[in-house]
This is a predicted structure of a 362-nucleotide RNA (Bacterial RNase P class A) from Dorea sp. Model confidence (mean pLDDT): 75 of 100. Lineage of the source: Bacteria > Bacillota > Clostridia > Lachnospiraceae > Dorea. The gene name in the source record is rnpB. Its Rfam family is "Bacterial RNase P class A". The literature on the family includes a 1998 paper in Annu Rev Biochem by Frank and Pace, "Ribonuclease P: unity and diversity in a tRNA processing ribozyme".
RNA sequence: CAAGUAAGACAGGUAAUCGCGGCUGCUGAUUCCGAAAGGAUGCAGGUGAGGAAAGUCCGGGCUUCACAGGGCAGGAUGCCGGAUAACGUCCGGUGGAGGCGACUCCAAGGAUAGUGCAACAGAAAUGAACCGCCAUGUACGGGCGCAGCCUGUAUGUGGUAAGGGUGGAAGGGCAGUGUAAGAGACUACCGCCCUGCUGGUAACAGCGGGGGCAUAUGUAAACCCCAUCCGAAGCAAGACCGGAUAAAGACAAUGUGGCGGCCCGUCACGUCUUAGGUAGGUCGCUGAAACCCGUUGGCGACAGCGGGUUUAGAUAGAUGAUUACCCGACGACAUAACCCGGCUUAUCGUCUUGCUUGCGGC
Numbered sequence: 001c002a003a004g005u006a007a008g009a010c011a012g013g014u015a016a017u018c019g020c021g022g023c024u025g026c027u028g029a030u031u032c033c034g035a036a037a038g039g040a041u042g043c044a045g046g047u048g049a050g051g052a053a054a055g056u057c058c059g060g061g062c063u064u065c066a067c068a069g070g071g072c073a074g075g076a077u078g079c080c081g082g083a084u085a086a087c088g089u090c091c092g093g094u095g096g097a098g099g100c101g102a103c104u105c106c107a108a109g110g111a112u113a114g115u116g117c118a119a120c121a122g123a124a125a126u127g128a129a130c131c132g133c134c135a136u137g138u139a140c141g142g143g144c145g146c147a148g149c150c151u152g153u154a155u156g157u158g159g160u161a162a163g164g165g166u167g168g169a170a171g172g173g174c175a176g177u178g179u180a181a182g183a184g185a186c187u188a189c190c191g192c193c194c195u196g197c198u199g200g201u202a203a204c205a206g207c208g209g210g211g212g213c214a215u216a217u218g219u220a221a222a223c224c225c226c227a228u229c230c231g232a233a234g235c236a237a238g239a240c241c242g243g244a245u246a247a248a249g250a251c252a253a254u255g256u257g258g259c260g261g262c263c264c265g266u267c268a269c270g271u272c273u274u275a276g277g278u279a280g281g282u283c284g285c286u287g288a289a290a291c292c293c294g295u296u297g298g299c300g301a302c303a304g305c306g307g308g309u310u311u312a313g314a315u316a317g318a319u320g321a322u323u324a325c326c327c328g329a330c331g332a333c334a335u336a337a338c339c340c341g342g343c344u345u346a347u348c349g350u351c352u353u354g355c356u357u358g359c360g361g362c
Stems, first nucleotide, its partner, number of pairs: 001358010012326007020048002023045004031040003050333001054344002057342005062234004069264004074230005079093005094108001095106004109225002114223002116219003130164002132160013172190002175187003191213001192211008238283004247274005255269005290309008
């Protein structure tokens, strides 16, 4: 200098003028709106849309069912250990895959409990023989040292799974011994299973011993087995104030209804259908497991301690417009509705730091 990789910051800024919304304090009730509850107006001070606000994919806080359980089914997670309010998230490690490397990714328990599935090719995808190899019978030949031996072709019977073909995969792999020819039939080294010791909290790693292994390919993001965990609904939840209104029918305590499905259990005393009234106001509604700085502990996620900040709460829905200057942004992806922790997706660009590889110089 170039290429890469991991983490972090910003997402236009400053000033002025005008215009919107809300909060806090004061004012306001004999003014304005309203049937009422309640609201408006005026002054002062602060403040006003993101890194994803998106998706609604997980987890919670909060509210109601509700006083709260047991079992079955169902669902979720799936290597080990930690963090957290919790999680399917995050951190570290183990094993595996990719990369020269820094690093990245994994739906990562069990195929030796059982069931299922596996296109095409191939003889055959689970109890297998197409080509082949070996032994032997028959038929027709050939040769020779000729009543026997060797050998060719076709075919029958038996043995075989080493070699070849097909395929992602063919009765563990590879090299030998052995055999009529072969084969874990046997041997060594691997793989697999059982087991001992050492290290580690553990997953696991290393070093030994035993077993010839119907444990014969793959698949559990197929059914299944194993371990752990799991109430439901949702701010249009729910509570209060004001005001208005209309009932009719059916079933019924040996019952009906609620509690995610079913059963037990428990709670309540009603439940269902048709029709009518209430389009109002206030609360919930923003102080949060919050953010920033320092320090201690920890590899880290994070936790403890000390100090500081208070930064939108609309309700048909505010957060804007103009001018000037600056600038890496000429404005991408895009605009809050109960709140928070994550994940996923979209995205114009700029800056900072660590590490890896290559080239060159000192």